About this RNA: The part of an RNA shown here (large-subunit ribosomal RNA, domain IV) has 357 nucleotides and comes from a soil metagenome. The RNAcentral record of the full RNA draws on MGnify.
[in-house]
Context: one part of a larger RNA
RNA sequence: CUCUGGCUAAGGAACUCGGCAAAUUGGCCCCGUAACUUCGGGAGAAGGGGCACCUCAUUAGGGUGAAGGCCUUCUCGGCCUGAGCUCGAAGGGGUCGCAGUGACCAGGCCCAAGCGACUGUUUACUAAAAACACAGGUGGAUGCGAAGCCGUAAGGCGCUGUAUAUCCACUGACGCCUGCCCGGUGCCGGAAGGUUAAGAGGAGGGGUUAGGGGGCAACCCCGAAGCCUUGAAUCUAAGCCCCGGUAAACGGCGGCCGUAACUAUAACGGUCCUAAGGUAGCGAAAUUCCUUGUCGGGUAAGUUCCGACCUGCACGAAUGGCGUAACGACUUGGGCGCUGUCUCGGCCAGAGGUCCA
Numbered sequence: 001c002u003c004u005g006g007c008u009a010a011g012g013a014a015c016u017c018g019g020c021a022a023a024u025u026g027g028c029c030c031c032g033u034a035a036c037u038u039c040g041g042g043a044g045a046a047g048g049g050g051c052a053c054c055u056c057a058u059u060a061g062g063g064u065g066a067a068g069g070c071c072u073u074c075u076c077g078g079c080c081u082g083a084g085c086u087c088g089a090a091g092g093g094g095u096c097g098c099a100g101u102g103a104c105c106a107g108g109c110c111c112a113a114g115c116g117a118c119u120g121u122u123u124a125c126u127a128a129a130a131a132c133a134c135a136g137g138u139g140g141a142u143g144c145g146a147a148g149c150c151g152u153a154a155g156g157c158g159c160u161g162u163a164u165a166u167c168c169a170c171u172g173a174c175g176c177c178u179g180c181c182c183g184g185u186g187c188c189g190g191a192a193g194g195u196u197a198a199g200a201g202g203a204g205g206g207g208u209u210a211g212g213g214g215g216c217a218a219c220c221c222c223g224a225a226g227c228c229u230u231g232a233a234u235c236u237a238a239g240c241c242c243c244g245g246u247a248a249a250c251g252g253c254g255g256c257c258g259u260a261a262c263u264a265u266a267a268c269g270g271u272c273c274u275a276a277g278g279u280a281g282c283g284a285a286a287u288u289c290c291u292u293g294u295c296g297g298g299u300a301a302g303u304u305c306c307g308a309c310c311u312g313c314a315c316g317a318a319u320g321g322c323g324u325a326a327c328g329a330c331u332u333g334g335g336c337g338c339u340g341u342c343u344c345g346g347c348c349a350g351a352g353g354u355c356c357a
Base pairs, nucleotide, nucleotide: 001352002351003350004349005348006347007346008345010343011342014341019338027051028050029049030048031047036041038173052095053094054093055092056091061087062086063085064084068080069079070078071077096100108336109335110334111333112332113331114330115328116327120132121131136171137170138169139168140167141166142165148157149156150155174323175322176321177320179253180252181251184250185249186246187245188244189243190242193241194240195239199235200234204230205229206228207227208226211222212221213220214219254272255271256270257269258268281315282312293309294308295307296306297305
């Protein structure tokens, strides 16, 4: 010096991102316990008091029930008395210490807010959470050789189940609710018309040449069948176009101008655009840029916190909205208690290291 412990005057969070760490609290009995609440809870709320030993005393009282006695319907059973063992208050009197759950083991508490209902689950080795799951809600698919899934198939799971079932997706207890838009995309339904593949079809075109014609010749022209090649019309499915439906499907949910007898503001009017222009509720929010918004509360002093306001850069209704008792090694703000976290250090013990001799 480092580590692990113990103590510490006065103060008591002034430390710090933050009470991190440490300290406080701690058992049993009794008293006593608020808001709120889903009436279960919240509760060990909070906050108080008691606790040893001797003696009265083999205490009161309780448990068990030997042996004996009585009754008897006599191997059973019932009743009485009650030995021994054991549990065990409350109270009176007294004793000792600083201290009696004498050591050890053994909640600190409260208020307010956010998120998630809850118990659970998770990144084996940096994340335990407001993430995942969850009961509950909703939509969709599926009539059974079910749909869905694994597999080329056979076969299997689903299920030795049968719509109060199984699968898929979203939401996530509970309470109050969940508005408008189907134009785009998706899905579902429709089949008249348009378009449309391979295939069928084979009009027509081309190559080759037996032959014919021309030429002295080289060669040129025409050219059937066959073979080869190309190939129009026409027929034809789903799909797409098209017509409808569907948002607890993917998603979306306006702008400008004017107007009231102070001012300000605009219930009101005009106009443009849209598929429709954001309802309820909430709102500087886990969302607010400007922003430490403004006002109020708390502090001597508060970029955080709580309550409001609404100018929502850029909340908003199952990508759920707003509340909510209980719960949380979650996050945030405040308070009481308590402390070496600190003012600001000091001392002691043990372990390790280093220096000197």